[in-house]
Context: one part of a larger RNA
Molecule: small-subunit ribosomal RNA, 5' domain
Organism: metagenome
RNA sequence: GAAUGAACGUUGGCGGCGUGGAUUAGGCAUGCAAGUCGAGCGAGAAUUCCCCGCAAGGGGGAGGACAGCGGCGAAAGGGAGAGCAACACGUGGGUACCUACCCCUAGGACUGGGAUAGCCAAGGGAAACCUUGGGUAAUACCAGAUGACGUCUUCGGACCAAAGGUGUGAUUCCGCCCGGGGAGGGGCCUGCGUCCUAUUAGCUAGUUGGCGAGAUAACGGCUCACCAAGGCAAUGAUGGGUAUGGGGCGUGAGAGCGUGCCCCCACUCACUGGGACUGAGACACUGCCCAGACACCUACGGGUGGCUGCAGUCGAGGAUCUUCGGCAAUGGGCGAAAGCCUGACCGAGCGACGCCGCGUGCGGGAUGAAGGCCUUCGGGUUGUAAACCGCCGUCAGAUGGGAGGAAAUGCCGUGGGGUUCUCCCCAUGGUUUGACCUAUCGUCAGAGGAAGGACGGGCUAAGUACGUGCCAGCAGCCGCGGUAAUACGUACCGUCCAAACGUUAUUC
Repeated sequence: GAAUGAACGUUGGCGGCGUGGAUUAGGCAUGCAAGUCGAGCGAGAAUUCCCCGCAAGGGGGAGGACAGCGGCGAAAGGGAGAGCAACACGUGGGUACCUACCCCUAGGACUGGGAUAGCCAAGGGAAACCUUGGGUAAUACCAGAUGACGUCUUCGGACCAAAGGUGUGAUUCCGCCCGGGGAGGGGCCUGCGUCCUAUUAGCUAGUUGGCGAGAUAACGGCUCACCAAGGCAAUGAUGGGUAUGGGGCGUGAGAGCGUGCCCCCACUCACUGGGACUGAGACACUGCCCAGACACCUACGGGUGGCUGCAGUCGAGGAUCUUCGGCAAUGGGCGAAAGCCUGACCGAGCGACGCCGCGUGCGGGAUGAAGGCCUUCGGGUUGUAAACCGCCGUCAGAUGGGAGGAAAUGCCGUGGGGUUCUCCCCAUGGUUUGACCUAUCGUCAGAGGAAGGACGGGCUAAGUACGUGCCAGCAGCCGCGGUAAUACGUACCGUCCAAACGUUAUUC
């Protein structure tokens, strides 16, 4: 000099874009953060409407909440960096594998069956919840048929499937089953690279290899039986310490050194430890089971919970924000769609935390006013500075207009086309959607609302007076202060930066 996720002191007008729990991976009140589908299924409350009846009332229909079965999603998105020195990451190869949804393509969807939740009834419990009996549906479940370009094979053969829905109307729309290919994603193997320590020198029995078997989507001591006795290491094994890795970021002429916050990619974790289930995918942050610690409820018998999601709270700390608005946009899940959900996201709020921009006025004005400070008492300086005169009107304030972030999309109608269609495309008419923000323009008033901080001995730009008297104090280094201190304190003056200026910490 440059830099920072900074902090502290003094000061503080506005805006844009960024950024903000680095410490206790410490504990958490409260709300929200993952649902959706009635075009898979049975049923159906409230309210309202319609029909029957003179009425009381009864029956039927429409409508459709909360639940339930079923499907898809919940393995994404979001957070954090505790652990990990490792095929974890980076880079380059490889294959013994898997892949829901999506795209292309071949074929198929036949005949039957038994349950079960919801519901009704009875019961237990403080609650959480549970038990028994009865009865019901499906794109839930099961059996049979069909069976190859699939799987296995001793090459003879053997084996494996399905579901319907909407609609007046389905070869054609939305789905279902079994194959083949693709895309994207993932698993596994591997060459090379990847911190400190020898005041850590030996380490290793599933250990190293083989044969066989099991297990897995898949190779393999991954696991097991048997056999052999190997394998690693001074090119640092083993042990100990520290640490997520990279793209990047800071600095530097570069080489390098330091670093990994925000954003992106990968990995790992989800109160602590262990385990599997479901599933295309997890050994699963807001799923399940067990154990532990902690906390809460309890009728004392027993139950419940997990903010390293968004806000917020306590604690610890030098230190880090709102219990905000909206799904309008982008994206995601479900749905044929309308749509619903979305603390992802988009916005607003707070903080000079950073960078950038703008303003705090402009011109004239000498009797060089007053006041302050200095003085050789003549004067000098503050200083055109002020007053005063004349202007402009940025920003902030008030008021009115206003493109844009979306005329995209969606819905309804009409017409045309795609082979006939409920499907798709095009054209056209109508209609609908902004949480939040605003570029910019007009008008109003009026210099009005807006400057400080550090420093002035040398390094280093900028000095005088007074006070103090090795005291009080200063200090980055050299060093100042013991009665004339340009170095302490105050004043005036000056210098440098400026909505900031200094200090501290850290890196180059």